[in-house]
RNA sequence: CACACCGACACGGGGUGUCCCGUCCACGCUGGACAGGGCUGAGAUCACACCCGUUGAACCUGAUCCAGUUCAUGCUGGCGAAGGGAUGUCACCCGCCCUGCCC
Numbered sequence: 001c002a003c004a005c006c007g008a009c010a011c012g013g014g015g016u017g018u019c020c021c022g023u024c025c026a027c028g029c030u031g032g033a034c035a036g037g038g039c040u041g042a043g044a045u046c047a048c049a050c051c052c053g054u055u056g057a058a059c060c061u062g063a064u065c066c067a068g069u070u071c072a073u074g075c076u077g078g079c080g081a082a083g084g085g086a087u088g089u090c091a092c093c094c095g096c097c098c099u100g101c102c103c
Base pairs, nucleotide, nucleotide: 007090008089009088010087011053012052013051014050017039018038019037020036022034023033024032025031026030059084060083061082065078066077067076068075
């Protein structure tokens, strides 16, 4: 510089599981804390991050649910557009109204 994509700001809501190994603490089976590694994921507390905010499947409830899968797990599907769930301002767009100009 070009192309493509994208609203901005403020405020608010939310989750952080599971498996293995090590150390420590408690300890009857076992539980907890910390550190490292594996799995899924946007995110598994490096966070001043990530995701979501009514056009709301972020997240919570039902649920210690059902089926499948996995070493194991909200890992996948069902449940399920079921019940809850956190917003204002400005900009943009559209419509309507008023005014002016042109035909």
Overview:
The RNA shown here (TPP riboswitch aptamer (THI element)) has 103 nucleotides and comes from Lampropedia hyalina DSM 16112. Of the family's consensus pairs, 95% are formed in the model. Its mean pLDDT, the model's own confidence on a scale to 100, is 76. It matches the Rfam family "TPP riboswitch aptamer (THI element)". Rfam's curators write: Vitamin B(1) in its active form thiamin pyrophosphate (TPP) is an essential coenzyme that is synthesised by coupling of pyrimidine and thiazole moieties in bacteria. The previously detected thiamin-regulatory element, thi box was extended, resulting in a new, highly conserved RNA secondary structure, the THI element, which is widely distributed in eubacteria and also occurs in some archaea. Analysis of operon structures identified a large number of new candidate thiamin-regulated genes, mostly transporters, in various prokaryotic organisms. The THI element is a riboswitch that directly binds to TPP to regulate gene expression through a variety of mechanisms in archaea, bacteria and eukaryotes. through a variety of mechanisms in archaea, bacteria and eukaryotes. Tandem TPP riboswitches have been reported where both TPP riboswitches respond independently to TPP. The structure of TPP riboswitch has been reported for Escherichia coli and Arabidopsis thaliana. The same sequence occurs in records of 2 taxa. The organism belongs to Lampropedia hyalina, within Bacteria. The RNAcentral record of the sequence draws on Rfam and Ribocentre.